[in-house]
RNA sequence: GCGCUCGUAGCUCAGCUGGAUAGAGCAAGUGGCUUCUAACCACUAGGUCGCAGGUUCGAAUCCUGCCGAGCGCG
Numbered sequence: 001g002c003g004c005u006c007g008u009a010g011c012u013c014a015g016c017u018g019g020a021u022a023g024a025g026c027a028a029g030u031g032g033c034u035u036c037u038a039a040c041c042a043c044u045a046g047g048u049c050g051c052a053g054g055u056u057c058g059a060a061u062c063c064u065g066c067c068g069a070g071c072g073c074g
Stems, first nucleotide, its partner, number of pairs: 001073007010026004019057001028044005050066005
């Protein structure tokens, strides 16, 4: 330099045949239970879906460029 894959919550990931409020588990907070803690139960908060454009009535999803990570080729 070229090609492929990936980037979604603090962490690990799902969602990618375009559709209405973007989700799960773990972690965190509050309450319950308990003499207290852990465990368990209930609830809550947390995201400009890597960045910028484009297509579309509508984009996490499709297209383009850039940034970052991994793998391969030279």